[in-house]
SAM riboswitch aptamer (S box leader) from an Actinomycetes bacterium, 96 nucleotides, folded computationally.
RNA sequence: ACAUCAUCCAGAGCGGCAGAGGGACGGGCCCUGUGAAGCCGCGGCAACCAGCUCUCCCUCGUGGGGGCUAGGUGCCAAUGCCCGGUUCGAUGACGC
Numbered sequence: 001a002c003a004u005c006a007u008c009c010a011g012a013g014c015g016g017c018a019g020a021g022g023g024a025c026g027g028g029c030c031c032u033g034u035g036a037a038g039c040c041g042c043g044g045c046a047a048c049c050a051g052c053u054c055u056c057c058c059u060c061g062u063g064g065g066g067g068c069u070a071g072g073u074g075c076c077a078a079u080g081c082c083c084g085g086u087u088c089g090a091u092g093a094c095g096c
Base pairs, nucleotide, nucleotide: 002095004093005092006091007090008089013042014041015040016039017038021031022030023029024087025084026083027082028081043076044075045074048072049071050069051068052067053066054065055064056063057061080088
C1' cells in the first nucleotide's frame, strides 16, 4: 500500500516551542493572533487487541456472553460538525 471485518450521536486538555492555518474532499457552517497545523512534556478518556477471571452450550471451539486490569494501538471543539458519496474518510483487528 491492498483485501476483509467491526466501530464512528457516549467520553476525555493543560503547559512549552512554533506562527497561519484547521475541521479528509465539494458545498455549507464553524474553530483560530484571547494563537491554527505540527512537535514536545504532563494529564485524561475509551476498551479494538492483549492479560486475568466468571459463565453458557446437541456443538467444548482458534466458539458466545459478562467482569477486572490498562501492556500494544487509538482518541481528547461541534454526531465522521452538517448535507453529498461510482471522491469518501478515520481507527482497530486480522490476512497478504
The coordinates come from a structure-prediction model, not an experiment, and the mean pLDDT is 84. The organism belongs to Actinomycetes, within Bacteria.